[in-house]
A computed fold for a 280-nucleotide RNA from an Anaerolineae bacterium, annotated as Bacterial large signal recognition particle RNA. It is recorded under the gene name ffs. The RNAcentral record of the sequence draws on ENA. Rfam family: Bacterial large signal recognition particle RNA. By type it is a non-coding RNA gene. Rfam's curators write: The signal recognition particle (SRP) is a universally conserved ribonucleoprotein involved in the co-translational targeting of proteins to membranes. The organism belongs to Anaerolineae, within Bacteria. The coordinates come from a structure-prediction model, not an experiment, and the mean pLDDT is 77.
RNA sequence: UCGUGCUAAACGGGGAGCUAGCGGUGCCUCGAACCCUUCACAGGGGGACCCGCAAUCCGCUAUAGCGGGGUGUAAUUCCUUUCCAAGGGGCCGACGUGUCCAAGCGAUGCUCGUCAAGUGGUAGUGAAAGCUGGGUCCGACGCAGCAAAAGCCUGUGAACCCCGCCAGAGCCGGAAGGCAGCAACGGUAAGCGGUCACUUUUGGGUGCCGCCGGGUCGCCUGGCUGGAGCCGGCUAGCGAGUGUUCGCCGGUAUGACGGUUUCGACCGAGAGGUGCACGA
Repeated sequence: UCGUGCUAAACGGGGAGCUAGCGGUGCCUCGAACCCUUCACAGGGGGACCCGCAAUCCGCUAUAGCGGGGUGUAAUUCCUUUCCAAGGGGCCGACGUGUCCAAGCGAUGCUCGUCAAGUGGUAGUGAAAGCUGGGUCCGACGCAGCAAAAGCCUGUGAACCCCGCCAGAGCCGGAAGGCAGCAACGGUAAGCGGUCACUUUUGGGUGCCGCCGGGUCGCCUGGCUGGAGCCGGCUAGCGAGUGUUCGCCGGUAUGACGGUUUCGACCGAGAGGUGCACGA
């Protein structure tokens, strides 16, 4: 070196997660054989030798799935490593969306104050300001008015115990005559009504009244001086308070993007490594 036989490894891989750690089941991803459709390209399914076990987990401990069976070519096929690179994870950045928060900032509604730029009103038929008179306010008096009461006036009003006149009847008297006196009539007192012209008294949320005194912060009004502002309805500005939502800021969740880092399948490329027996 060649031939024959056997054995180890291997007989899907990776990521996140779980774990002290490792592997597996499960999750995500890549993905061979194979199947369906098609002329083809393309598309869809499928999920890595077989059986049992496992997320309320299973097994194991650097020899880090276990148990049983099967295949098994020592290298195109096993092991290590480099490149390419689908995909997964971490961190950072700016952005979008949802949600929470209510401290601050911005926007915004309302209220109040201030200002007088705009607008409006007012002002040489005279503003502001100053001086002054009057009213509004209080007290007293007068007048007027109203109300009440009383008076005045008027009506009515007493079986007898009110008056006048007193028929009849009665009493006294010889008579003349006298006395008392009921009813009727006339009147009157208290009382009960009426009238409201007049008188008196009292009262008042009475008064375009008169008069005297007081008071006068404010308001109204007149006069004099003065000689151009004054007012603050609306808008704007400024300040304060309060309310609402939106935005900024902040927390959190999530999405897509970019950067960085880590692991890294498939296809492919490169470097290296790894047995035994017999025979030639």